[in-house]
RNA sequence: UUCUUAUUUAGAGCAGGUGGAGGGACAAGCCCUACGAAGCCCGGCAACCGGUCCAGUAAUGGACACGGUGCUAAUUCUUGCAGCCAGAACGUGUGGCUGAGAAAUAAGAA
Numbered sequence: 001u002u003c004u005u006a007u008u009u010a011g012a013g014c015a016g017g018u019g020g021a022g023g024g025a026c027a028a029g030c031c032c033u034a035c036g037a038a039g040c041c042c043g044g045c046a047a048c049c050g051g052u053c054c055a056g057u058a059a060u061g062g063a064c065a066c067g068g069u070g071c072u073a074a075u076u077c078u079u080g081c082a083g084c085c086a087g088a089a090c091g092u093g094u095g096g097c098u099g100a101g102a103a104a105u106a107a108g109a110a
Stems, first nucleotide, its partner, number of pairs: 001110008013042001016041003022032003026080004043072003048068003051064005076102001081099006
């Protein structure tokens, strides 16, 4: 990097430290940000993999949070492709629903 499987409307710092201008994947929109962005440290949340313990013949379920990740504004902030529906209409366009796609994370494989 690619593929497979699973998950993605819950949770987590209104006085934390450092840092200094950017950030929310991409595009458009819309937002956050000097009443301080990203990054790093600390704290926290969760429990995907491993581990330990409990129940069970087993499959499996539960607890802990020790190790490996992850996450910590807004539904994955919204839409991005297709179908259906609504109202309007010369046309462009608008709103709703469903599915797919894309993205993120974990585990496995090449």
Molecule: SAM riboswitch aptamer (S box leader)
Organism: Planomicrobium okeanokoites